Predicted 3D model of a 338-nucleotide part of an RNA (large-subunit ribosomal RNA, domain IV) from Fusibacter sp. A1.
The coordinates come from a structure-prediction model, not an experiment, and the mean pLDDT is 88.
Its Rfam family is "Bacterial large subunit ribosomal RNA".
The organism belongs to Fusibacter, within Bacteria.
[in-house]
Context: one part of a larger RNA
RNA sequence: CUAUUGUUAAGGAACUCGGCAAAAUGACCCCGUAACUUCGGGAGAAGGGGUGCCUCACCAGGUUCAGAGCUAGGUGGGGCCGCAGAGAAUAGGCCCAAGCGACUGUUUACCAAAAACACAGGUCUCUGCUAAAUCGAAAGAUGACGUAUAGGGGCUGACGCCUGCCCGGUGCUGGAAGGUUAAGGGGACUAGUUAGAGCAAUCGAAGCUAUGAACCGAAGCCCCAGUAAACGGCGGCCGUAACUAUAACGGUCCUAAGGUAGCGAAAUUCCUUGUCGGGUAAGUUCCGACCCGCACGAAAGGCGUAACGAUUUGGGCACUGUCUCAACAAUGGGCUCG
Numbered sequence: 001c002u003a004u005u006g007u008u009a010a011g012g013a014a015c016u017c018g019g020c021a022a023a024a025u026g027a028c029c030c031c032g033u034a035a036c037u038u039c040g041g042g043a044g045a046a047g048g049g050g051u052g053c054c055u056c057a058c059c060a061g062g063u064u065c066a067g068a069g070c071u072a073g074g075u076g077g078g079g080c081c082g083c084a085g086a087g088a089a090u091a092g093g094c095c096c097a098a099g100c101g102a103c104u105g106u107u108u109a110c111c112a113a114a115a116a117c118a119c120a121g122g123u124c125u126c127u128g129c130u131a132a133a134u135c136g137a138a139a140g141a142u143g144a145c146g147u148a149u150a151g152g153g154g155c156u157g158a159c160g161c162c163u164g165c166c167c168g169g170u171g172c173u174g175g176a177a178g179g180u181u182a183a184g185g186g187g188a189c190u191a192g193u194u195a196g197a198g199c200a201a202u203c204g205a206a207g208c209u210a211u212g213a214a215c216c217g218a219a220g221c222c223c224c225a226g227u228a229a230a231c232g233g234c235g236g237c238c239g240u241a242a243c244u245a246u247a248a249c250g251g252u253c254c255u256a257a258g259g260u261a262g263c264g265a266a267a268u269u270c271c272u273u274g275u276c277g278g279g280u281a282a283g284u285u286c287c288g289a290c291c292c293g294c295a296c297g298a299a300a301g302g303c304g305u306a307a308c309g310a311u312u313u314g315g316g317c318a319c320u321g322u323c324u325c326a327a328c329a330a331u332g333g334g335c336u337c338g
Base pairs, nucleotide, nucleotide: 001333002332003331004330005329006328007327008326010324011323014322019319027051028050029049030048031047036041038158052080053079054078055077056076057075058074059073061071062070063069081085093317094316095315096314097313098312099311100309101308105117106116121156122155123154124153125152126151127150133142134141135140159304160303161302162301164234165233166232169231170230171227172226173225174224175223178222179221180220184216185215190210191209192208193207196203197202235253236252237251238250239249262296263293274290275289276288277287278286
């Protein structure tokens, strides 16, 4: 010097991003225990007191024939010792408020354990059984030796109160009148070829070859409806009340419809350390309000919520070498000498 450990005056978080680390609490018995609550909890809430040894009496239990003995306890009285009696070791720190997620679980094997995933519950949709779906060139298998109270998929995520408006676009479902539309069917016209005709130019049957028009052709698309716990979306300007301010009210433009309830500077607020209140001597964080929501909002759910959490944030009590401010000691290593 370094690692591990121990102790420390006075103070006690002044340290620091942050009480990180350490300290403190700790067992059993008794008393006592709040808000809130889904009445189960919360709760070991919190907060207090006791605990050794000797001796005496009593109580009831077990064993037993038994009131002997032995044994595991309890109650009360008296006494003894120490600084200290759960005498060492092992053995919850607690409280208040808020965010998120209901919960127990699961996860990035080796930097993330969480608010992420899952979850019971909710809802939509597909599937009538040789089911849908999935794996597989196929055979076949899973689904399932199941049968719609079943199985697959999507979203949401206990519970409570709820879940508004828009079907114009995209998707899905249904419809079939009309438009469009493939292969195929259909074969018109036309062209080539040549028996023949003609003095020639040229014409030219049948056949063959080439071309291939009308017309008949399904689904789909166009079209018509439905559907948002399908993908998604949910306005602007101007004026107006007897102080001012504001605008219940009116006008106008646009839209498929113009954001309802609830919440709101929020895990969302740029301006912003918004403004007011609380807490502090002093508070960019925190809590309660306000609403001017840059850019919340209702199953990519909205708002609450007891319990739960190695979760996140703010505050407090206790406690401490985290700090003011450092000191000493022990053990191992380093270092020096051998």